[in-house]
RNA sequence: GAAGCAGGCCAGGCGGCCGCUCUUCCCCGCCCUGGCGGGGGAGGGAGGAAAGUCCGAGCUUUCAAGGGCAAGGAUGCCUCGUAACGCGAGGGAGCCCGUUUCGAGAGAAGCGGGCUACGGAAAGCGCCGCAGAAAAUAUACCGCCCAUACGGGUAAGGGUGAAAAGGUGGUGUAAGAGACCACCGGGCCCCGCGAGAACGGGGUCGCACGGCAAGCCCCAUCCGAAAGCAAGGCCAAAUAAGAGAAGAGAGGUGACCCGCCUCGUUUGAUUCUCGGGUGGGCCGCAUGAUCCAGGUGGCGACACCGGGACCAGAUAGAUGGCCGCCGUCCGGUCAGGCGAUCAUAUGAUCGCCUGCCCGGAGACAGAACUCGGCUUACAGGCCUGCUUAAAUU
RNA sequence: CGGGGCGUAGCGCAGCCUGGUAGCGCACUUGCUUGGGGUGCAAGUGGUCGGCCGUUCAAAUCGGCUCGCCCCGACCA
Numbered sequence: 001g002a003a004g005c006a007g008g009c010c011a012g013g014c015g016g017c018c019g020c021u022c023u024u025c026c027c028c029g030c031c032c033u034g035g036c037g038g039g040g041g042a043g044g045g046a047g048g049a050a051a052g053u054c055c056g057a058g059c060u061u062u063c064a065a066g067g068g069c070a071a072g073g074a075u076g077c078c079u080c081g082u083a084a085c086g087c088g089a090g091g092g093a094g095c096c097c098g099u100u101u102c103g104a105g106a107g108a109a110g111c112g113g114g115c116u117a118c119g120g121a122a123a124g125c126g127c128c129g130c131a132g133a134a135a136a137u138a139u140a141c142c143g144c145c146c147a148u149a150c151g152g153g154u155a156a157g158g159g160u161g162a163a164a165a166g167g168u169g170g171u172g173u174a175a176g177a178g179a180c181c182a183c184c185g186g187g188c189c190c191c192g193c194g195a196g197a198a199c200g201g202g203g204u205c206g207c208a209c210g211g212c213a214a215g216c217c218c219c220a221u222c223c224g225a226a227a228g229c230a231a232g233g234c235c236a237a238a239u240a241a242g243a244g245a246a247g248a249g250a251g252g253u254g255a256c257c258c259g260c261c262u263c264g265u266u267u268g269a270u271u272c273u274c275g276g277g278u279g280g281g282c283c284g285c286a287u288g289a290u291c292c293a294g295g296u297g298g299c300g301a302c303a304c305c306g307g308g309a310c311c312a313g314a315u316a317g318a319u320g321g322c323c324g325c326c327g328u329c330c331g332g333u334c335a336g337g338c339g340a341u342c343a344u345a346u347g348a349u350c351g352c353c354u355g356c357c358c359g360g361a362g363a364c365a366g367a368a369c370u371c372g373g374c375u376u377a378c379a380g381g382c383c384u385g386c387u388u389a390a391a392u393u
Numbered sequence: 394c395g396g397g398g399c400g401u402a403g404c405g406c407a408g409c410c411u412g413g414u415a416g417c418g419c420a421c422u423u424g425c426u427u428g429g430g431g432u433g434c435a436a437g438u439g440g441u442c443g444g445c446c447g448u449u450c451a452a453a454u455c456g457g458c459u460c461g462c463c464c465c466g467a468c469c470a
Stems, first nucleotide, its partner, number of pairs: 002388009012326007020045012047364001051375002054373005059228005066258003072223005077091005092118001093116010119218002124216002126212003141158002143154004166184006185207001186205007232283004242274005249263005276469003290309003294305004328361005334355009394466007403419004413450001421437005443459005
């Protein structure tokens, strides 16, 4: 230097002209003390995702804060962080890849990198199609053995399957088998260590209980319910004070039930359809779990301290267009330099580098009540770590 | 801006909850019936289950992400 993987950052810059929107100030005109219209000055004006609307909150309205049985939803290794979270940080365990070492083998260990929706399958239910003898406290098709019975033993080998009841090697046996032994793996108990998940050591058990919980479920923890700024509040304007049909129950107590409450039964609750009017203004709505740099504590997420800043508010929706210069990337002409080949003293071809000029590219996408996250989309550039093979010193 | 639903054969839909064979109707093709056509009868063709990733031995079905389409919601009285 190249490629790949993982993580982080930026999201072209400067100037001129013409516009858009908001705030504020000044001038003019009109109605008459507050607005409207016009002109001018100054200042602000999209994002890392503004997106998907998947989580967690703020804010607002309605209901509840009577009883009963409880239901429903979400999360899921541990510990921290946070207003909170299904988010984040650190740690643990498992899996995968590369590589090295040990071992006869099963396997184990070290180093580096990556990934993980990672409680419970000895609480219960359910499922495991086809194939296969057998799919779960099992069984015998071929085989092996005793033997010659339409019997018995066996689970080593074959075969089926995603999965076959610990594995490797031996002893043993009629043949075999944790039946027994060594090692490896595993369950249980104790001790040590740690805040914990876990880890380490010792003992014990021949190993009896396969997989699926992103199937029901169990356990633990958390959650008042429903809607959402088109929530909701205020002002102004205008219309109608209805018509038709069904009609005896309807609604609330927010899974549900009881109880209670409200309205109604021809003086018609309630539902549906039709018909009428306005589509104007203000608030909510921009000082907030806000941003910037610094210090302290912490491995880190983050917390604290003092200082500074005010930074979009449109309503059919503003934040744009053109030009010039510079910068990034790509392609081409020309010029120069270096190297190689061929002919040979000067050219041709190819490759690399540098420069002028010309042309092109420049992503994903755009606030709409506001925050904290997650996820998804993204041209090009920069930085950090690791791996790979090659080259140079 | 907010909320809800759908995507399976050319068209309209089942199947999904409870995972193993994708099915129904119309349409289409072939044959029979007819002098010919229609009708009727018989047989048949046609599917990346919108896309991607995951869980699982196995996914239309379970989970996540994403794409597309459709519907509803202004105020007053």